[in-house]
RNA sequence: AUUGAUAAAGCCAAACCUGUUGUGAGACAGGGACGGAAAGUCAUGGGACUUAGCACUGUUUGCCAAGUUCGCCAGACUGCCUAUA
Numbered sequence: 001a002u003u004g005a006u007a008a009a010g011c012c013a014a015a016c017c018u019g020u021u022g023u024g025a026g027a028c029a030g031g032g033a034c035g036g037a038a039a040g041u042c043a044u045g046g047g048a049c050u051u052a053g054c055a056c057u058g059u060u061u062g063c064c065a066a067g068u069u070c071g072c073c074a075g076a077c078u079g080c081c082u083a084u085a
Stems, first nucleotide, its partner, number of pairs: 001084002004081001011036002016031006034071001040077003044074003047069005053063003
């Protein structure tokens, strides 16, 4: 520098359940493993979702603000092991 294996020191932990918390999307803790080679960090761009406001209104929808999601995609930063050179 490149690779990501049915290896390996180890790591994380979806759904679901319980508790706490938030108007909500969700978050946190414990249990639990579907998976992950960045499933580590950052809401920077896009997407999805929530709440409030405004416009319109039969419903929809649009705008805007504040949020959630990095285990949706991209980008940035950092890092373990392994194989090859």